[in-house]
Context: one part of a larger RNA
RNA sequence: CCCUCUCUAAGGAACUAGGCAAGUUGACCCCGUAACUUCGGGAUAAGGGGUGCCUCGGUAGGGUGUAGUUGUAUAAACAAAGCCCGAGGAGGCCGCAGAAAAAUGGCUCUUGCGACUGUUUAGUAAAAACACAGGACUCUGCAAAGACAUAAAAUCGAUGUAUAGGGUCUGACGCCUGCCCGGUGCCGGAAGGUUAAGGGGAGGGGUUAUCCUGCUUCGGCGGGAGAAGCUCUGAACCGAAGCCCCGGUAAACGGCGGCCGUAACUAUAACGGUCCUAAGGUAGCGAAAUUCCUUGUCGGGUAAGUUCCGACCCGCACGAAAGGCGUAACGACAUGAGCGCUGUCUCAGAGAGGGGCACG
Numbered sequence: 001c002c003c004u005c006u007c008u009a010a011g012g013a014a015c016u017a018g019g020c021a022a023g024u025u026g027a028c029c030c031c032g033u034a035a036c037u038u039c040g041g042g043a044u045a046a047g048g049g050g051u052g053c054c055u056c057g058g059u060a061g062g063g064u065g066u067a068g069u070u071g072u073a074u075a076a077a078c079a080a081a082g083c084c085c086g087a088g089g090a091g092g093c094c095g096c097a098g099a100a101a102a103a104u105g106g107c108u109c110u111u112g113c114g115a116c117u118g119u120u121u122a123g124u125a126a127a128a129a130c131a132c133a134g135g136a137c138u139c140u141g142c143a144a145a146g147a148c149a150u151a152a153a154a155u156c157g158a159u160g161u162a163u164a165g166g167g168u169c170u171g172a173c174g175c176c177u178g179c180c181c182g183g184u185g186c187c188g189g190a191a192g193g194u195u196a197a198g199g200g201g202a203g204g205g206g207u208u209a210u211c212c213u214g215c216u217u218c219g220g221c222g223g224g225a226g227a228a229g230c231u232c233u234g235a236a237c238c239g240a241a242g243c244c245c246c247g248g249u250a251a252a253c254g255g256c257g258g259c260c261g262u263a264a265c266u267a268u269a270a271c272g273g274u275c276c277u278a279a280g281g282u283a284g285c286g287a288a289a290u291u292c293c294u295u296g297u298c299g300g301g302u303a304a305g306u307u308c309c310g311a312c313c314c315g316c317a318c319g320a321a322a323g324g325c326g327u328a329a330c331g332a333c334a335u336g337a338g339c340g341c342u343g344u345c346u347c348a349g350a351g352a353g354g355g356g357c358a359c360g
Stems, first nucleotide, its partner, number of pairs: 001355008010346002014344001019341001027051005036041001038172001052093005061085004068078003094098001106339004111334002113331002118130002134170007146156002173326004178256003183253002185249005192244003198238002203233005210225006257275005284318001285315001296312005
């Protein structure tokens, strides 16, 4: 000097990003207990008092247990008497959760988030993340949909059958969940348009039995026409689903305006005009886990408050199941405040154990 532990005058958070850490509290009995509430809770709320020993008393009650009773049984049960203990109560003596230890909630108010118990990043994150009962949409009629898989078979789904199973979103409960179907998706429709393979073969090309013709050294060599067959190609026309088209659907993907004017102070604009749109953000909430400007402005709390709480609304850029707003209970969660308490600090000291270093 370091680590672990113990104690400390006066003060008591002045420490610090922050009471981090450490303290306080703590058991049992009695009294007492608010807002709020889903009437269960909240609640060990909070806040008080008691606890030992001795004496008096011998009750309530407990233990033991003889006679006795039941009993075939001194198996067992009940049980006077006797013996032991003895809460509460009264008085006294100490002195403190009453032998000594171990073990054992600090409390209250406030706001946010998540309803809750649960789950998670094995080795930086336990959370407001995941899950969850509950809600909604959607698919699936059974060889189900879906999963697995090159194919097939098999398996799961399920020894289940739409009050079932799969997928997606939301996330107890309460009050609710507005407008837009133009785009994308999905569902339904089938008149018309488009349209593949296939069907269909008008027509065209190649080949040449044969015919015509030119030249010829009579062996042939050229040119033209050209049936059938074979072959290459091929127009019209007939051809589904899909797409175009018609309609529906937002707890499907998503979206939910701008400018100008107007009231007898001013300001503001219930009101009007105009442009655009598929429709122009309803209820509720709002400087918010969302607010840039911003420490917005006002109020509260402090001597002093970029945080906190309550309001306002100019919402840069909340908003209704990527749910909106509330909400008792719950939380090793997050914010602010107070009481209590303390070596966190003013400001450091002493001690115990262990380690390091130095010297011998």
The prediction has a mean pLDDT of 83. Predicted 3D model of a 360-nucleotide part of an RNA (large-subunit ribosomal RNA, domain IV) from a wastewater metagenome.